[in-house]
A computed fold for a 110-nucleotide RNA from a Myxococcales bacterium, annotated as TPP riboswitch aptamer (THI element).
The prediction has a mean pLDDT of 78.
Of the family's consensus pairs, 96% are formed in the model.
Its Rfam family is "TPP riboswitch aptamer (THI element)". From the family's description: Vitamin B(1) in its active form thiamin pyrophosphate (TPP) is an essential coenzyme that is synthesised by coupling of pyrimidine and thiazole moieties in bacteria. The previously detected thiamin-regulatory element, thi box was extended, resulting in a new, highly conserved RNA secondary structure, the THI element, which is widely distributed in eubacteria and also occurs in some archaea. Analysis of operon structures identified a large number of new candidate thiamin-regulated genes, mostly transporters, in various prokaryotic organisms. The THI element is a riboswitch that directly binds to TPP to regulate gene expression through a variety of mechanisms in archaea, bacteria and eukaryotes. through a variety of mechanisms in archaea, bacteria and eukaryotes. Tandem TPP riboswitches have been reported where both TPP riboswitches respond independently to TPP. The structure of TPP riboswitch has been reported for Escherichia coli and Arabidopsis thaliana.
RNA sequence: GCACAUCGCGCGGGGCGCUCGUGGACACGCUGUCGUGGACACGGGCUGAGAAGCACCCGUCGAACCUGAUCCCGUUAGCACGGGCGUAGGGAACGCGAUGGGAUGCCCCC
Numbered sequence: 001g002c003a004c005a006u007c008g009c010g011c012g013g014g015g016c017g018c019u020c021g022u023g024g025a026c027a028c029g030c031u032g033u034c035g036u037g038g039a040c041a042c043g044g045g046c047u048g049a050g051a052a053g054c055a056c057c058c059g060u061c062g063a064a065c066c067u068g069a070u071c072c073c074g075u076u077a078g079c080a081c082g083g084g085c086g087u088a089g090g091g092a093a094c095g096c097g098a099u100g101g102g103a104u105g106c107c108c109c110c
Base pairs, nucleotide, nucleotide: 001106002105003104004100005099006098007097008096009095010094011059012058013057014056016053017046018045019044020043021042022041023040026037027036028035029034065090066089067088071084072083073082074081
């Protein structure tokens, strides 16, 4: 000095579910102002970093996230959770700056 670590900025990638209540376009049954279903909106609750946030997470040292998958076993009211699938197939194919550079490794100088 580099690797490296932390932080910041920029760039890029990603997800947003379950449940209860109220309202309810509309559809169906059918002619009661009755029943069933119900997109969506609002409010409460759950898990989680995040459940629409100028936020959060992740960027190849890549289980962030996607596919298989409306998957399989256990479990839960359900989501969540544990295990499997999984040494699977994909996935952003990155710059700059600041601080440190103790340990470990490599390189340079004395």